[in-house]
Context: one part of a larger RNA
Molecule: large-subunit ribosomal RNA, domain VI
Organism: Parcubacteria group bacterium GW2011_GWA2_38_13b
């Protein structure tokens, strides 16, 4: 732009991924072999590598989270703080996001063959798997398993609804470089705040009592807290314009 009315739901022409391997036990020390060795078939269990998801656990990261510490300048001072100083160094560490961490996959089965093995059967009264017929057989090929897909111009199908939808504008994030997408717009929990909770630090300050003091105890599992989860309309998503109105 087309697909000749919106949403919404799908079928799949067709495309693309995947396909991997070993070991041990059991059949069984069985068949087989003098022995020495030692199985098909057929059934289990554990692995590597690779691949996707995914954050319970184990970690890693976590520079607007807690706490500790040194020097140094503030905040008149004391106590208690704030800046710098690679996040100043140091110990943790929430949510995301991660592997070395969890999960889970390759199958199972069909179809048609390959080599190769056959049944029947003549050409050739016989043999002959082969000339007509038929059957078996591969990690291979078509499905079957995941994805993508109606520009499949052969442009598909249902289902509603008939001005029905769509944009622009604002809150926003599981989405994002912009754009897209995807949720919510007061008939509302969209994002912030405020309440609780988990979850993280490690017991705040002031007071008190101990001690010459450094500090210690107790008040106090305190006290502070970024992304989490759930409540609540206190704050912001007001009002309202285009477009399509066709056949």
């Nucleotide at each position: 732009c087309g697909u000749u009315g919106a949403u919404g739901u799908u079928u799949g022409a067709g495309a693309g991924g995947a396909g991997u391997u070993c070991u041990u036990c059991c059949u069984a020390g069985u068949a087989c072999g003098a022995g020495a060795g030692g199985a098909c078939c057929g059934g289990a269990a554990g692995g590597a590598a690779c691949a996707a998801a995914c954050c319970u656990c184990u970690g890693g990261u976590g520079u607007g989270c807690c706490g500790g510490u040194u020097g140094u300048c503030c905040u008149g001072c004391c106590a208690a703080g704030g800046g710098c100083a690679g996040u100043g160094c140091c110990g943790g560490g929430u949510a995301g996001c991660u592997a070395u961490g969890u999960u889970u996959g390759g199958a199972c089965g069909g179809g048609a063959u390959a080599a190769g093995c056959g049944c029947u059967g003549a050409a050739a009264g016989c043999a002959u798997a082969u000339a007509a017929g038929c059957g078996c057989g591969a990690a291979g090929c078509c499905c079957a398993c995941c994805u993508c897909a109606a520009g499949a111009u052969u442009a598909g199908a249902c289902a509603u609804c008939g001005u029905a939808g769509a944009u622009u504008g604002g809150u926003u994030g599981g989405a994002g470089a912009c754009u897209a997408c995807a949720a919510c717009c007061u008939u509302g929990a969209u994002a912030g705040g405020c309440u609780g909770u988990a979850g993280g630090u490690g017991u705040a300050a002031g007071c008190g009592c101990g001690g010459u003091a450094a500090c210690g105890c107790g008040u106090u599992a305190a006290g502070c807290c970024g992304a989490a989860c759930a409540g609540u309309a206190c704050u912001a998503a007001u009002a309202a314009a285009u477009c399509a109105u066709a056949g």